[in-house]
RNA sequence: GGGCUCGUAGCUCAACGGUAGAGCGCCGCUCUUGCACAGCGGAGGCUUCGGGUUCAAAUCCCGACGAGUCCA
Repeated sequence: GGGCUCGUAGCUCAACGGUAGAGCGCCGCUCUUGCACAGCGGAGGCUUCGGGUUCAAAUCCCGACGAGUCCA
C1' cells in the first nucleotide's frame, strides 16, 4: 500500500428499513438473625464520525477514523 470482516449499555453480544433488547455487572426492594442464592423493579445508548437515499436508517450507499485478519 491492497483485499476481507467488524465498530450498538461498564463488558460480551442481539436487533425482517418501522419508537434499540438480552446475559453478566451496578443500584433498590422482598426473602434471611446476617450474608449468599433466588424473585421483583430500576438506572445506564444521540448505535465511532460526516454526508447521501427513503415518509422513515443501527440496518442500504459513499467517505473519514479505529480494530482484527490475510497478501505484498